[in-house]
């Protein structure tokens, strides 16, 4: 990379750095120099897996504009598993 299963209308952001992009893709519609992406720090949400032992956060992920932003597709993301 490919395969299987589950979930995707709830929820949660500040600071530093950086300096023009970002929201996967196409079309739309948005966000952004009143500061995008990325990186770092701290904070938070959530409850897929492990442990404890059965509630809320100890460990491993994940997530923190807009329903996966909307529509579309032989689409995507995350978690768990088999090979």
């Nucleotide at each position: 990379c490919g395969c299987u299963c589950a979930u995707c209308c709830a929820g949660a952001g500040c600071g530093g750095u950086g300096g023009a992009g970002g929201g996967a893709c196409a079309g739309g519609c948005c966000c952004u120099u009143u500061g995008a992406a990325g990186c770092c720090g701290c904070g938070g949400c959530a409850a897929c897996c492990g442990a404890c032992a059965u509630g809320a956060g100890c460990g491993g992920u994940g997530c923190c504009a807009a329903u996966g932003c909307c529509u579309g597709a032989u689409c995507g993301a995350u978690g768990a598993g088999a090979c």
A computed fold for an 83-nucleotide RNA from a bacterium, annotated as SAM riboswitch aptamer (S box leader). Rfam family: SAM riboswitch aptamer (S box leader). Rfam describes the family as follows. The SAM riboswitch is found upstream of a number of genes which code for proteins involved in methionine or cysteine biosynthesis in Gram-positive bacteria. Its Rfam clan is "SAM clan". It was read from a public genome assembly, where an Rfam model found it.